Model confidence (mean pLDDT): 84 of 100. Small-subunit ribosomal RNA from an uncultured organism, 1441 nucleotides, folded computationally.
RNA sequence: CUCAGGACGAACGCUGGCGGCGUGGUUAAGACAUGCAAGUCGAACGAGAAGCUCCCUUCGGGGAGUGGAGAGUGGCGCACGGGUGAGUAACACGUGAGCAACUGCCGGGAAGCCCGGGAUACCCUCCGAAAGGAGGAUUAAUACCGGAUGUGGCCACCCUGCGAUUGCAGGGGAAGCUAAAGGAUUUAUUCACUUCCCGAGGGGCUCGCGGCCCAUCAGCUUGUUGGUGAGGGUAACGGCCCACCAAGGCGACAACGGGUAGCUGGUCUGAGAGGAUGGUCAGCCACACUGGAACUGAGACACGGUCCAGACACCUACGGGUGGCAGCAGCUAAGAAUAUUCCGCAAUGGGCGAAAGCCUGACGGAGCGACGCCGCGUGGAGGAAGAAGGCCGAUGAGGUUGUAAACUCCUUUUCACAGGGAAGAUAAUAAAGCUAUAGGCUUUACAGGACGGUACCUGUGGAAUAAGCCCCGGCUAAUUACGUGCCAGCAGCCGCGGUAAGACGUAAGGGGCGAGCGUUGUUCGGAAUUACUGGGCGUAAAGGGCGCGCAGGCGGACUGGCAAGUCGGGUGUGAAAGACCGGGGCUCAACUCCGGAAUUGCGCUCGAAACUGCUGGUCUAGAGUGCGAGAGAGGAUGCUGGAAUUCCUGGUGUAGGGGUGAAAUCUUUAGACAUCAGGAGGAAUACCGGUGGCGAAGGCGGGCAUCUGGCUCUGCACUGACGCUGAGGUGCGAAAGCGUGGAUAGCAAACAGGAUUAGAUACCCUGGUAGUCCACGCUGUAAACGUUGUGUUCUAGGUGUAUGGGGUAUCGAUCCCCUGUGUGCCGUGGCUAACGCGUUAAGAACACCGCCUGGGGAGUAUGCCGGCAACGGUGAAACUCAAAGGAAUUGACGGGGGCCCGCACAAGCGGUGGAGCAUGUGGUUUAAUUCGAUGAUACGCGAAGAACCUUACCUGGGCUCGACAUCCAGUGGAAUGGCACAGAGAUGUGUCAGCCCUUCGGGGCCGCUGGACAGGUGCUGCAUGGCUGUCGUCAGCUCGUGUUGUGAGAUGUUGGGUUAAGUCCCGCAACGAGCGCAACCCCUAUCCUUUGUUGCCAGCAGGUAAAGCUGGGCACUCGAAGGGAACUGCCGGACGUAAGCCGGAGGAAGGUGGGGAUGACGUCAAGUCCUCAUGGCCCUUAUGUCCAGGGCUACACACGUGCUACAAUGGUCGGUACAAAGAGAAGCUAAGCCGCGAGGUGGAGCAAAUCUCAAAAAGCCGAUCUCAGUUCGGAUUGGAGUCUGAAACUCGACUCCAUGAAGUUGGAAUCGCUAGUAAUCGUAGAUCAGCACGCUACGGUGAUACGUUCCCGGGCAUUGUACACACCGCCCGUCACACCACCCGAGUUGGGAUACCCGAAGUCGCCAAGCCAACCUCGUGAGGCAGGUGCCGAAGGUAUG
Repeated sequence: CUCAGGACGAACGCUGGCGGCGUGGUUAAGACAUGCAAGUCGAACGAGAAGCUCCCUUCGGGGAGUGGAGAGUGGCGCACGGGUGAGUAACACGUGAGCAACUGCCGGGAAGCCCGGGAUACCCUCCGAAAGGAGGAUUAAUACCGGAUGUGGCCACCCUGCGAUUGCAGGGGAAGCUAAAGGAUUUAUUCACUUCCCGAGGGGCUCGCGGCCCAUCAGCUUGUUGGUGAGGGUAACGGCCCACCAAGGCGACAACGGGUAGCUGGUCUGAGAGGAUGGUCAGCCACACUGGAACUGAGACACGGUCCAGACACCUACGGGUGGCAGCAGCUAAGAAUAUUCCGCAAUGGGCGAAAGCCUGACGGAGCGACGCCGCGUGGAGGAAGAAGGCCGAUGAGGUUGUAAACUCCUUUUCACAGGGAAGAUAAUAAAGCUAUAGGCUUUACAGGACGGUACCUGUGGAAUAAGCCCCGGCUAAUUACGUGCCAGCAGCCGCGGUAAGACGUAAGGGGCGAGCGUUGUUCGGAAUUACUGGGCGUAAAGGGCGCGCAGGCGGACUGGCAAGUCGGGUGUGAAAGACCGGGGCUCAACUCCGGAAUUGCGCUCGAAACUGCUGGUCUAGAGUGCGAGAGAGGAUGCUGGAAUUCCUGGUGUAGGGGUGAAAUCUUUAGACAUCAGGAGGAAUACCGGUGGCGAAGGCGGGCAUCUGGCUCUGCACUGACGCUGAGGUGCGAAAGCGUGGAUAGCAAACAGGAUUAGAUACCCUGGUAGUCCACGCUGUAAACGUUGUGUUCUAGGUGUAUGGGGUAUCGAUCCCCUGUGUGCCGUGGCUAACGCGUUAAGAACACCGCCUGGGGAGUAUGCCGGCAACGGUGAAACUCAAAGGAAUUGACGGGGGCCCGCACAAGCGGUGGAGCAUGUGGUUUAAUUCGAUGAUACGCGAAGAACCUUACCUGGGCUCGACAUCCAGUGGAAUGGCACAGAGAUGUGUCAGCCCUUCGGGGCCGCUGGACAGGUGCUGCAUGGCUGUCGUCAGCUCGUGUUGUGAGAUGUUGGGUUAAGUCCCGCAACGAGCGCAACCCCUAUCCUUUGUUGCCAGCAGGUAAAGCUGGGCACUCGAAGGGAACUGCCGGACGUAAGCCGGAGGAAGGUGGGGAUGACGUCAAGUCCUCAUGGCCCUUAUGUCCAGGGCUACACACGUGCUACAAUGGUCGGUACAAAGAGAAGCUAAGCCGCGAGGUGGAGCAAAUCUCAAAAAGCCGAUCUCAGUUCGGAUUGGAGUCUGAAACUCGACUCCAUGAAGUUGGAAUCGCUAGUAAUCGUAGAUCAGCACGCUACGGUGAUACGUUCCCGGGCAUUGUACACACCGCCCGUCACACCACCCGAGUUGGGAUACCCGAAGUCGCCAAGCCAACCUCGUGAGGCAGGUGCCGAAGGUAUG
């Protein structure tokens, strides 16, 4: 980081049967057409239209009565109800207290309601488009006013009680002031009205406590804080306002500022504590287009009132006006997204009314939306030919879908139709009665339902009308096939897909849920990854660099008091709803009703006193002081010593010196270096010196002196908790760096030169300036590390060391023991992820501080603070990754170290690389040059042998059940062979010859037709088996049990020796075992026994030109069978007495005698689908098959492997000697003859110890050549032949004659080999008609290693690691281009603040000459108003480093 759970006012995709109950503009407090949402009262008042009745009439109409519309005066309401959440961080809200006051309507109580007066709306006229305005006349009231009365009220003062800072309650109380309204009627009531007291309910105000983020907001404040005022203002306290006085007030327990937000009951989640949230419902608040303001009123600074300003919209006759859905519907905009311009006042509630009643988009209902919760249904039972079809399956068998379907029987919720049909209604009103003032109760009468003919019930009909969505790689329940081929796509995380995809798409099947299912978003959970419950900081992120210390936190022993914390009892409150428990009502449930409990909180009160706290007293164990000792590079200042470097002077002396891996720059004949003497100057202090000492840390090192801090020990005395820690603060603080001045010997950034190097802005060298040093000041950081904060207490030991004290022994030095303080090592319990820590804790605890919360971005940006600067302190985010990291494990690796081995190097011998040729490969070419093998581990490899064949390739010509196998059906014929013709041939045509068995059906054999199928050296060696190469014949690789570790693992297998070896011995928490090693097997070396033919011939005999040729023999050689022999067995030595090693004896052989066969677990996706086998895919008149010809043999080149040489250790010629191992019947072929020769002829012998191939060669003897491109070398070419074979043109080998190339020992580099080996010499075999310089085998002749530093490879243990497809690993930075994000940025645009200017409406103050009915003292009266003016004041303007 991610998932599984729960939740939602949701949205989106697919799908959708019914009902109940809920719920529905979360965004633009954006803008709104239209209708409705607050009126009512005629029982307060005047007037009174239409209509109706009557009368009159000139027929136009008029009058009276009735009637009561619309409007008006007046009253009450409009401050409720309804909406919204913008603002608000506030006494706004929650909770608990309080008071200095208010309160319409309602309830209770007391008292009253008398006498008068003057106006005015309505109406009319005029102006205006309208809104509206001006003027005139008349009139009423429960409108307004004066007077009376004063129960009462206000009020100076007095008394009582309580309380005490003011006061509160009750009583008394002078003077003065202060009320009223009437209406209705059944005439006695009722509704109103006035004053006062009380209550209820309601609001107002104050206070304690509680609930967001940012300190990168740290200081804020002038009405600010307090006072005085017989100042104002309010219902009321108050700087609320004013004048004056004082200078206060708030803040780290976060003021001020910024951001965000309505608060709560509750809701979701969670085990809880918490976290998130505040939609519906309920309480409170705020707002009503934006801003300001007041009026009326009991109540408003008023959603559907007023005034002003602003923006917007509309009307207009252009003069001027109007409007405010955040009420219910509805429209528009934006948006992923949210409903009807419905019905009704029947119920509940509200306003008015005496009431009827009216009004009520509150409300009751219906409608729309699966938006949510709950319930129901889409059928039930039977039914196996386990149907068909689909899918899977080596073709098959079969499996699965699946009792699923069909089919039979049954049911009818739902649905359709029909019938019946509620509750919700005990109201009000009227009458009667009861009660007795509550219009309370009872009875009767009358009418009253929007929903709705709905719920519900009954009947009829018929399985009838009704299933989808997601998933199936792991997490996570569920798997196969096909398609696709890193494409298309999937994905919450890890990750799938590059030809066999359980992960993509589809299908089948399966899993889950179900009228829904998935997805997205948000939130809680899991996450103890913020840790209060419940985390950490040695190395994972994290201890401040270190002291001192204010605040704060914490704090020793005994005792008394208080009661703040704490604990207990009682009491008030903690609204209802919700949640929980119990019960009730809708058929159940959801939903709802009743009761209970709970509400962990706050207040009041009574009590307790252990603990904390406060306070009094006492103590000495913490802490401190004094006296006495001790060690020390602790600090500061001054003085001073010697050694060394450098420089200067002089002497001696001469050619170098210096420096390095090697050099050069440099220095020196103007005398260096070296050496001696003298002098100058600066810096640092050898030895002692030590995981020794001191200091808080940084740090401190010659000596002496002065001043000074701390520490330790011993004993005694004293003070009496005075202590610990320590945010801020303050001081100290390495090196480098900075400022000013000085000093400067050496060293030495920068810089210069010389080297090195591909380069070398480095490492090395020669120089060299800042600096290093001193004084004063600044900086304030380090891997400032023990990567371990400080203090106190407790918890086994052992052993060093530094420095004190004590004991004991001793004459003493000194040894031993005990006990402090410091500093190391090892280690028990314990701790730890491990490593490790372990009385110097990282153990067990307490107290306090600092710090951490994935990696990168980044200690960066920005802001602020500090600094002269450099820079330091504080310190993000966007974006991005699925990790980053710690410790340990196993490997691998290291230009890490150790031990050991190998032709690994070295020592040698001979080669390759140069030449020519052969052969393989690459490349090129080609119709094709078939394919594979490619570092070691491909390249004389597959191929032990390509002229045809082989052959897979190319060109051309043919065949299509096929060149080859099996089966079936039909049909024909022996098969087969010969001949002729056509053809390149395959093939075709013609012709001749030519059967067997039989149960009498037929079969065998062959052909044709058709069907199954054949066939493929076509692809995939990365789908495979088998086989093989390589590491490597290296000594390793593992297992069981045990032990150990949280685990991966370890141990064993490590260690000490030893070996060729994990060979053996010893030791050991291991003990055993397996695969490997070794041995057992084969060959070879020696001997013995047995057996002697084809082998052999010593002795005997015969015999030849010669010869085991013959008789004979089996002694020897040899052949082939079986045995023996060698085992460190014996002796000596060193080691350890072991294993073993060295030397020796004997022995044919000596320490594995030599060689072979034998190849552990595994590695290289090593090689091979073209040996064979095989999955999948592909071709099927062709990618199969037959044939002819061609190609695999090409040729500018490059490489590998070889052959032959370059010559005299040789060539040539002649003579002559000695092997082993093989092969032979379509074979080897002798003798003889022919040919210069290859060979021919010939045919004896031999299926082989008999015969043949067969001559071995180098060697030896002799001759010749004489250093030359040769008598070396043999390529190439010409000619002539031989052999094999149908056939040697492409394209065989060999022979002879002629020709006679390159080459004179091979650059860099590189290969093999350690003994019968290298080197050299020849021989044979396989393949094969023929073809070998290749391969395999055989023998002949027959040479050097000091040693393990280095190169290569390997083994063991160890070490480091950021590697693990493992160093051919991993990984860093610049640059180019594109894109994303952030910072800065000319600027631009919002919000807020302050100052000033202007100043609307309006309150208040002042003026009031204009206006005015009531009252009066009648006036220039009082009083009021208009109007004016002043303060304040919204919007607006200007300014602000």